[in-house]
């Protein structure tokens, strides 16, 4: 460097669910919570699902593939 993931170190992210808020909606932001995650970081290609003001536009992506980028170092 690449691979790869330990009863290691020091962290780090936050589902359901509550409250507020914004949106037709799906779903988002904020704040508690904290089931979980070694990428549950990032972006949205290709499957997937799911809204719509539906032949078009939108969302998830902690659902499965791929793409990028990173802490630490046992086997």
């Nucleotide at each position: 460097c690449c691979a790869c993931g330990a009863c290691a170190a020091g962290g780090g992210c936050g589902a359901c669910c509550u409250g507020c808020c914004g949106g037709c909606a799906a779903c988002g932001g904020c704040a508690g919570u904290c089931a979980g995650c070694a990428a549950a970081g990032c972006a949205a290609c290709c499957g997937g699902c799911c809204c719509c003001u539906c032949a078009g536009g939108g969302g998830c992506a902690u659902c499965g593939g791929g793409g990028c980028u990173a802490c630490c170092g046992a086997a």

The RNA shown here (c-di-GMP-I riboswitch aptamer) has 75 nucleotides and comes from Blastococcus saxobsidens. Rfam family: c-di-GMP-I riboswitch aptamer. Rfam links the family to the GO term cyclic-di-GMP binding. From the family's description: GEMM was predicted in a large-scale screen for bacterial structured RNA regulatory elements. The coordinates come from a structure-prediction model, not an experiment, and the mean pLDDT is 88.